[in-house]
Context: one part of a larger RNA
RNA sequence: GCCAACGAGUUUCUUUUGUCAGUUUGUCUAAGUGCUUCUGGCACGGAGGCGCAGGGAAACCGAGUCCAAAAGGGCGUCUAUGACUGACGGAGGAAGACCCGAAGCCAAUGCGAGCUUGCCAUGGCCAGGAUGAAGGCCGACGAAAGUCGGCCGGAGGUCCGAACCCGUGAGCCGUGCAAUACUCUGGGAUGAGCUGUGGCAAGAAGUGAAAAGCUAAUCGAGCUUGGGAAUAGCUGGUUCUCUCCGAAAUAGCUUUCGGGCUAGCGUCAUCUAUGUCUUCUGGAGGUAGAGCUCUGGAAAGAAUAAUCUUGGAGCAAUCCAGAUAUUCUUACCAAACUUCAAAUGCCGGAAGUCUGAGGAUGGCAGUAAGAACACGGGGGCUAAGCUCCGUGCUCAAAAGGGAAACAGCCCAGAUCUUCAUCUAAGGUCCCUAAAUCAGACUCAGUGUACUUAAGGAGGUGAAAUUCCAAAGAUAGCGAGGAGGUUCGCUCAGAAGCAGCUAUCCUUUAAAAAGUGCGUAACAGCUUACUCGCUCAGGAGUUUCGCGCCGAAGAUUCAUCGGGACUAAAGUCUGAUACCGAAGAUAAGAGCCUCGCUUUCGAGCGGGGCGGUAGGAGAGCGUCUCCAUCGCAGCGAAGCCUGAACGUGAGUGAAGGUGGAGCGAUGGGGAGUGAGAAUGUUGGC
Numbered sequence: 001g002c003c004a005a006c007g008a009g010u011u012u013c014u015u016u017u018g019u020c021a022g023u024u025u026g027u028c029u030a031a032g033u034g035c036u037u038c039u040g041g042c043a044c045g046g047a048g049g050c051g052c053a054g055g056g057a058a059a060c061c062g063a064g065u066c067c068a069a070a071a072g073g074g075c076g077u078c079u080a081u082g083a084c085u086g087a088c089g090g091a092g093g094a095a096g097a098c099c100c101g102a103a104g105c106c107a108a109u110g111c112g113a114g115c116u117u118g119c120c121a122u123g124g125c126c127a128g129g130a131u132g133a134a135g136g137c138c139g140a141c142g143a144a145a146g147u148c149g150g151c152c153g154g155a156g157g158u159c160c161g162a163a164c165c166c167g168u169g170a171g172c173c174g175u176g177c178a179a180u181a182c183u184c185u186g187g188g189a190u191g192a193g194c195u196g197u198g199g200c201a202a203g204a205a206g207u208g209a210a211a212a213g214c215u216a217a218u219c220g221a222g223c224u225u226g227g228g229a230a231u232a233g234c235u236g237g238u239u240c241u242c243u244c245c246g247a248a249a250u251a252g253c254u255u256u257c258g259g260g261c262u263a264g265c266g267u268c269a270u271c272u273a274u275g276u277c278u279u280c281u282g283g284a285g286g287u288a289g290a291g292c293u294c295u296g297g298a299a300a301g302a303a304u305a306a307u308c309u310u311g312g313a314g315c316a317a318u319c320c321a322g323a324u325a326u327u328c329u330u331a332c333c334a335a336a337c338u339u340c341a342a343a344u345g346c347c348g349g350a351a352g353u354c355u356g357a358g359g360a361u362g363g364c365a366g367u368a369a370g371a372a373c374a375c376g377g378g379g380g381c382u383a384a385g386c387u388c389c390g391u392g393c394u395c396a397a398a399a400g401g402g403a404a405a406c407a408g409c410c411c412a413g414a415u416c417u418u419c420a421u422c423u424a425a426g427g428u429c430c431c432u433a434a435a436u437c438a439g440a441c442u443c444a445g446u447g448u449a450c451u452u453a454a455g456g457a458g459g460u461g462a463a464a465u466u467c468c469a470a471a472g473a474u475a476g477c478g479a480g481g482a483g484g485u486u487c488g489c490u491c492a493g494a495a496g497c498a499g500c501u502a503u504c505c506u507u508u509a510a511a512a513a514g515u516g517c518g519u520a521a522c523a524g525c526u527u528a529c530u531c532g533c534u535c536a537g538g539a540g541u542u543u544c545g546c547g548c549c550g551a552a553g554a555u556u557c558a559u560c561g562g563g564a565c566u567a568a569a570g571u572c573u574g575a576u577a578c579c580g581a582a583g584a585u586a587a588g589a590g591c592c593u594c595g596c597u598u599u600c601g602a603g604c605g606g607g608g609c610g611g612u613a614g615g616a617g618a619g620c621g622u623c624u625c626c627a628u629c630g631c632a633g634c635g636a637a638g639c640c641u642g643a644a645c646g647u648g649a650g651u652g653a654a655g656g657u658g659g660a661g662c663g664a665u666g667g668g669g670a671g672u673g674a675g676a677a678u679g680u681u682g683g684c
Base pairs, nucleotide, nucleotide: 001684002683003682004681005680006679011095012094013093014092015091016090017089018088019087020086021085022084023083024082026050027049028048032044033043034042035041036040054061055060064075065074066073067072098237099236101234105227106226107225108224110223111222117201118200119199120198121197122196123195124194125193126191128160129159130158131156135152136151137150138149139148140147141146164188165187166186169184170183171182203219205215206214207213240619241618242617243616244615245614250263251262252261253260254259264367265366266364267363268362269361270360271359272358274357275354277352278351279350280349281348282347283346289340290338291337295334296333297332299330300329301328302327303326304325306324307323308322310321311320312319313318370395371394373392374391375390376389377388378387379386400411401410402409415589416588417587418586420585421584422583426579427578428577429563430562431561435576437574438573439572440571441570447565448564455549456548459546460545461544462543463542464541465540466539467538468537476533477532478531479530480529482506483505484504488500489499512527516525517524590609591608592607593606594605595604596603597602620673622670623669624668625667626666627665628664629663630662631661638657639656640655641654644651645650
């Protein structure tokens, strides 16, 4: 891991509610007693419970009572959804209370020191080498004390190093040789040494050169058994079928926030008569917007007048600038501003419409972790697949089609059958069902899902508008482009062209006191401007469409789904077809519900049938008991195959196997249904 078997809402008492039955001289008996065909049943038994009257804290009063009251009010009376009893069903309470699961707490003259800690008693063990303390002897010196030298000596929690004890570092092992080992390396090795045997000390206790270490692979309180099915607002699991309806993830309170209680939302029963939507109509209101009257903010200008420790000038008066305040003009801003002011929404009325739509009482719940999207907002960075509200929608609890794939987006709500039809969103070149439709635009593979800025550009298409132009425009070509004058100033110089000021006059077809280059300054080139040649359109501004640059990423091209696409298969516009879903329709079938009819068999018509938590209803099967009826050695149960039947749980003819019991119908009672619980046991 698989298979098989086992494995979880039970029982007693009690409260409440529903259904059915019974009683309503109210109802029921309990213990007990008697009888009996004795795990049982029948009778007696009215003690007692509930009911028959309520109000008050109570005394108490009583169809009334309570509050000071004859007022007013509360709770009652006035025969009713009545009362009682039993059985069964739902739910609550007390109990282990659906099942499994802690870590823990407590108890016992309970068991443990054969491991380990300390101690006691009695034994055992420590190769070899090194160092050379005290002390002694001899010698020298000395008056002596003593000093020096030599030899002997053999001290030490001394040194090196085996046995022995330990376990420093590394490797190795890490389903091991091993629940701590092995290899190399290392520490102690006459000592606070190591060790054998016997003994003593234990669970809030021991022992501890102290690490909360150790007390039998267990220690911040051993093990065993008991209290005990401890408790678990937590996790996991909880077994047959079909039918109808169908939520919530919110509010208030909570030592409360992953739990509860009440309400909200679901369901079922009974009762009731409203409710939704649309149109018309009558209302209240201060949001969006707008505005500046008020309250505040903020910009420019003008006026006024008082003040100013402000700055500058001046001896000063004073003047200039500025600040503050008020008024006026212009143009603004505001969730906590409003002279104004919607759309929606909200409250009424009428008509129509729809209908598992409203309301009340009672039984039973679940939910109280929500999510994305769109819009209105708060927080945040007008960040987040962020967070907190409001309104809506979907998912949750919804399958189907589209969006390549994709809970929350778009379309659309799956009872069943059909190789039928029509559509939605979205699509119609191929993958891939359906158009290679039309008119424009785009050349960037832009684009063909979604997202890209400021800024830049003789890309290109369309439109508007201004000016020039056959009296010849624009470009080009042939020429001119002059004189006063090198204007004046400045300057080393300044001559159109460093800079400053001025910018006149003349000759002209025209020509600036000069557009740009250039020179040290001149010179030189060029432009404006003019004539001629040529010739037909030219120059600018603005708006709109599509494109271009701006545009750099991390595992090849890597995000058009791909192929690929350029008078498109891109973009815009238009038109007609077609495809396309579990939608609608068609044809049939089943179930639920309402209405009508009914010969009570049913018939016809309308509506409905996605579904988690959950509510309600109807059934299938297993074991066993009772009654009735049956089957069985001419072959029961069980097992294998299984026609046929039922929406399904299931039923089941026939055949085989098997070899002794079994079934149907109507009832009763449950140890009554397994795939999951790191489930339990067994097998493989």